A computed fold for a 1475-nucleotide RNA from a wastewater metagenome, annotated as small-subunit ribosomal RNA. The coordinates come from a structure-prediction model, not an experiment, and the mean pLDDT is 82. The RNAcentral record of the sequence draws on SILVA.
[in-house]
RNA sequence: AGAGUUUGAUCCUGGCUCAGGAUGAACGUUGGCGGUGUGUCUAAGGCAUGCAAGUCGAGCGACGUGUUUACCUUCGGGUGAAUUACGAGCGGCAAAUGGGAGAGUAACACAUUGGUAACCUACCUUCGAGUCGAGCAUAGCCCAGCGAAAGCUGGAUUAAUACUCGAUAGUCAUGGGGGGUCUUCGGACAUUCCCAUGUAAACUUUUUGGCUCGAAGAGGGGCCUAUGACUUAUCAGCUAGUUGGUGAGGUAAUAGCUCACCAAGGCUACGACGAGUACCGGGCGUGAGAGCGUGACCCGGCUCACUGGGACUGAGACACGGCCCAGACUCCUACGGGAGGCUGCAGUCAAGAAUAUUCCACAAUGCCCGAAAGGGUGAUGGAGCGACACCGCGUGCAGGAAGACGCCCUUCGGGGUGUAAACUGCUUUUCUCUACGACGAAUUUGUGACGGUAGUAGAGGAAUAAGAGGUUGCUAACUCUGUGCCAGCAGCAGCGGUAAUACAGAGACCUCAAACGUUAUCCGGAUUCAUUGGGCGUAAAGCGUCCGCAGGUGGUUUAGUACGUUAUGGGUCAAAUCCUAAGGCUUAACUUUAGGACUGCUCGUAAUACGGCUAAACUAGAGGCUGGUAGAGGCAAGCGGAACUGUCAGUGUAGUCGUAAUAAGCGCUGAUAUUGACAGGAACACCAAAGGCGAAAGCAGCUUGCUGGAACAUGCCUGACACUCAUGGACGAAAGCGUGGGGAGCGAAGGGGAUUAGAUACCCCCGUAGUCCACGCCCUAAACGAUGUGUACUAGGUAUUCGGAGUAUCGACCCUCCGAGUGCCGUUGAAAAAAGCUAACGCGUUAAGUACACCGCCUGGGGAGUACGGCCGCAAGGUUAAAACUCAAAGGAAUAGACGGGGACCCGCACAAGUAGAGGAUCAUGCGGUUUAAUUCGAUGAUACGCGUGGAACCUUACCUAGGCUUGACAUGUAGCUGCAAGCCCCGAGAAACCGGGGCCGCUUUCGAAGGUGCUACACAGGUGCUGCAUGGUUGCCGUCAGCUCGUGCCGUGAGGUGUACCGUUCAGUCGGGUAACGAGCGCAACCCUCGUCGUGUGUUACAUUGUACACACGAGACUGCCCCGGUAACGGGGAGGAAGGCGGGGACGACGUCAAAUCAGCAUGGCUCUUACGCCUAGGGCAACACGCAUGAUACAAUGGUCGGUACAAUGGGUAGCCAAACCGCGAGGUGGAGCUAAUCCCACAAAGCCGAUCCCAGUUCAGAUUGUAGGCUGCAAUUCGCCUGCAUGAAGUUGGAUUUACUAGUAACCGCGAAUCAGAACGUCGCGGUGAAUACGUUCUCGGGUCUUGUACUCACCGCCCGUCAUACCACGAAAGUUGGCAGCACCCGAAAGCUCUUUUUUAAGGGAUUAAGGUGAGGUCAGUAAUCAGGGUAAAGUCGUAACAAGGCAUCCGUAGCGGAAGCUGUGGAUG
Repeated sequence: AGAGUUUGAUCCUGGCUCAGGAUGAACGUUGGCGGUGUGUCUAAGGCAUGCAAGUCGAGCGACGUGUUUACCUUCGGGUGAAUUACGAGCGGCAAAUGGGAGAGUAACACAUUGGUAACCUACCUUCGAGUCGAGCAUAGCCCAGCGAAAGCUGGAUUAAUACUCGAUAGUCAUGGGGGGUCUUCGGACAUUCCCAUGUAAACUUUUUGGCUCGAAGAGGGGCCUAUGACUUAUCAGCUAGUUGGUGAGGUAAUAGCUCACCAAGGCUACGACGAGUACCGGGCGUGAGAGCGUGACCCGGCUCACUGGGACUGAGACACGGCCCAGACUCCUACGGGAGGCUGCAGUCAAGAAUAUUCCACAAUGCCCGAAAGGGUGAUGGAGCGACACCGCGUGCAGGAAGACGCCCUUCGGGGUGUAAACUGCUUUUCUCUACGACGAAUUUGUGACGGUAGUAGAGGAAUAAGAGGUUGCUAACUCUGUGCCAGCAGCAGCGGUAAUACAGAGACCUCAAACGUUAUCCGGAUUCAUUGGGCGUAAAGCGUCCGCAGGUGGUUUAGUACGUUAUGGGUCAAAUCCUAAGGCUUAACUUUAGGACUGCUCGUAAUACGGCUAAACUAGAGGCUGGUAGAGGCAAGCGGAACUGUCAGUGUAGUCGUAAUAAGCGCUGAUAUUGACAGGAACACCAAAGGCGAAAGCAGCUUGCUGGAACAUGCCUGACACUCAUGGACGAAAGCGUGGGGAGCGAAGGGGAUUAGAUACCCCCGUAGUCCACGCCCUAAACGAUGUGUACUAGGUAUUCGGAGUAUCGACCCUCCGAGUGCCGUUGAAAAAAGCUAACGCGUUAAGUACACCGCCUGGGGAGUACGGCCGCAAGGUUAAAACUCAAAGGAAUAGACGGGGACCCGCACAAGUAGAGGAUCAUGCGGUUUAAUUCGAUGAUACGCGUGGAACCUUACCUAGGCUUGACAUGUAGCUGCAAGCCCCGAGAAACCGGGGCCGCUUUCGAAGGUGCUACACAGGUGCUGCAUGGUUGCCGUCAGCUCGUGCCGUGAGGUGUACCGUUCAGUCGGGUAACGAGCGCAACCCUCGUCGUGUGUUACAUUGUACACACGAGACUGCCCCGGUAACGGGGAGGAAGGCGGGGACGACGUCAAAUCAGCAUGGCUCUUACGCCUAGGGCAACACGCAUGAUACAAUGGUCGGUACAAUGGGUAGCCAAACCGCGAGGUGGAGCUAAUCCCACAAAGCCGAUCCCAGUUCAGAUUGUAGGCUGCAAUUCGCCUGCAUGAAGUUGGAUUUACUAGUAACCGCGAAUCAGAACGUCGCGGUGAAUACGUUCUCGGGUCUUGUACUCACCGCCCGUCAUACCACGAAAGUUGGCAGCACCCGAAAGCUCUUUUUUAAGGGAUUAAGGUGAGGUCAGUAAUCAGGGUAAAGUCGUAACAAGGCAUCCGUAGCGGAAGCUGUGGAUG
């Protein structure tokens, strides 16, 4: 000191979270020692038991007990004396301290500063004076009585330092008088003098003892003042003893402290009164500080003592361990009555997350009593318990392997744990034992709870001693296994859906360490309430505007003052704490001493710049007077024309209106149209503009009247009169409300018609409130420049409005200058920009710049501008204004993409123009679906569906059924056995595989058991099992589209941009021009193959053989090269020549990337999985099923044709397990046959359409050929499931195909046949080949796809996006609510204890009365809280329902205010904003 988190990325705003420190803590895991501290924060809840305040015999009597002693004794005891023993009593002092607690208290309770001339003070100290005389009682004890007890009553007797009386005295008290000082003339005051009256004592042991009076001191206290210190205004008015006076009472003392009377005051926005909360301070925690939080322990003060009230005693109390009364609670009781108060120390119950021993001692320090010795002291000193905190120490040290075991990882080679261990040597803090043994004692002697403690010496032995949390980032530290959005983790971001460094375990590692983590709370980080030290155009935030009291701030000069201010000095600010320096415990914590600090208050002195105040003056701010001026400024009255609608009348006839298109509406009862007249209401075209005026809202025909403000010009006047403004006041669009008018047009609601899935809308036709006027309310808007007002400063230019001046002029034109206002400063011309500011956009003399003054407002999003309460309103509603709960974001500006039912440009068989088709029929093939034992699997919009498969009868084959095998059908290795080859043949069962039996053969060799085979065993084989979302490779689409990037430079805070934009051009990011860019790369093009022309060379084969064709090879040729035209150029248009002309045709070739696209079944491969089976073998079946749907094809529907006969012309290819000639047989498929050919030689192999001729005559036909029957052929172990072909017979649908849709731009489409791969056989498919051989393209509006630029965006998983509201379900918190329950404070009345006060009475120790009063009761209200049927809205929830409101022109631009309406988002009217 910062970091994480909003985004695809960026900058900013802004919240949330983390790292630090702290605690009277608690909880979890773990736990060796010592020192010093600290320990009921909750129930001020209840308490058993013990102790916590006594002491004095030097105040008294001598009563009891004890002890000692003397005498007597009946030996039981009695009497006397002493006693510094104990107990009870009278008396004195103490008990008001010490100790505890924080309930109450927002207050002179506390702190600081002053005052008391308005006061008190026992004990102590000092000073002065004194201590004389007399007397009455009483407790105890004794006797008697009552009572259960507590206790009480009566009688008799006795003492005092108890009590009473008298004397004496004063510097005492009271009263009076004289002098003095001060005075507000009321009086006050100190001191002094005089007089009158009044009040003292106690003795004793004779001592450093007490007692009395007076004066003073010290310490302690009472009272008063100023200042300081919580929240709340959703508490704004409070107060009758209240404020003051007079008199009286009362007190130690002032005082409404109390009372009577009089007056009507007192407090309050500088926050009274009320409510809530809370002991206050020194300090403590944190922080750089300012601050913020806090008030345990220690110290000071206050308050309380079961709850409430009250007094007594006393120097002091309204009294923690005293009294009286009332109340609650507990206990005892003989039921009549009594007793008690741990918020003292221990302890107990309860409560709670949670907090200790019913310990030792008065040795020390202090306190009380005492003359003292001494006694008492749960104060205190100590010990015990608790890692609760801080501090210190230890759990060993050195050596010891290229490194054991175990564990973990592994690429299987190794690596890690790790010198770690073992082992060797050493040490002994700690531990155990033994011995010695303190300081603390002040004091000469004696006296130590702690304590045989601390400490010292010796012995023993590494011995007794390590864990907790973490390891995705923040944040130091990583691997394996398990799990599979499960279980779980998490402070935030976030992990987990089969390869998890984030869960769980293990290993390793990191951090701290007798602790480590978690939770809670506080400060910090947070400049995130900002005084130091923030903001308000768009992120949250400028009141809608103005006026203006208080308040804040304020021009120039002079004088005074000294309040602020500054300097200096005095007092105080308790100690402790803190800082610094020393010292003491072995160190430290801790503690002692000294110094400083404690930023405050107060008193004095000095200064006078600035601010304040007082006084005087000035004119630059402000205001006034005068002069002319501009203007939709306001109010009122009158007038005007155009348009519109209506009414009447005329002309006139069938439509009109309306829309994208319709319909409803109007119209033959005469509309619309047109002409004339009349009526009515509202608004004012052109002028008109970036224009003008006004505080804003707002203001527009013309004229008149009244009226507000402004700028300018000239001089004069006043003399700071100013600026801003909480509370307050006035104005305030539209809508809306009330009353009364008015009502043409428009037009919420409403009605009708359309659109639509629906249409409570958009569109159309009607139409009520309203819009208009008068008066009165309402008081809100995107009331916006989203920018408060005022003043000053910081180049301007230009346009415009108003005024003035100057020059000039006939002039008011033009020109120049000045002041005030309103705008702009973009490009291509003159000028916008600079500085500065800003997150950026932008602002930029009209500031969002630089400053000052004052006001308002903001502090994450949602909940919510909502609830409750108050105020205002007729209502609608406005204003003021929260919380619970919930999220980790919400947001601003800009960037790159993507998208748009945004724009511009361009391209493509994309459309259009054409040709032939598909979609209808039958069949073939593929797919879906269904079926099945199985119908194996994959491919699924474009980019699956005659696709993998270029060819399923067995095989293939992966599927099903059945039968079998288990080191296996296949590979490698090891060990053992076999010295046997492998293999072949035969027999039996069987569907075969296979099993069983028999026979033949029984190997090579370097003699080492080397190779081979079989068997057994072990490693292993094997899997078309899963994952294409773990992968490689390959492939499809965008797309043969023209794009995609980099280096350096430049611009920008940055993401990023530029380059690659633009203008032309091109098939092309092709090229040219231009340019803060200059270059480069992958793509394009070219290089490659092929076709077309020619040349040369070669020549197996072919031909009608001087050569040509053909084939092969090598060359040539085409480059806008030439000419003309256009153009700066690139290039384009035309022409010539040429076989070919502008890329000559075709092919191969596919940038960065996209679709988690396809493929684990072609292959390879990680992981997972099966292992007598998910492997392998075999037979049969299936992949061929069949109601149906889709896709791709074939054949047709016929005459441009069918059939028959004749006849012509190809090319690519293939062939030895092959192609197969001639000839013969068969109607034919085919058969026989065997020549030739390893191929330019032979064969497949006759090409077909075409041409010539004949026939058919428009029909389900001489079209079409499905289907079926039958007879055959071929391949093959095998043709049934399930092949192909032939003959004969049969002769279905079909007569050109709905919506829709495909391909093709030239040797192309279309038509025609031929060949090949696969293959035993099995093409209508596929891949090739040639033959015949068209039509059309105006063009780019539209559809689809693509490219470039631009624009908007709330999208970035990128529009198949995002997202709004109702409804339904679950949960949560809040609000309202008939009521109901409780707390608190007050009011009125009733009753009224004790006590004091007062009055009366002679029962005067008493009784009675009175007012006041605690508790209690009754009543009406207030306020706060709890609870509640039900109701309402809000929030949250992975996949619910209905729609589609918003984001693109979001498909009707959106939003604001208001009003009506509607399931809902919302729609419509009216005014406004541009976001």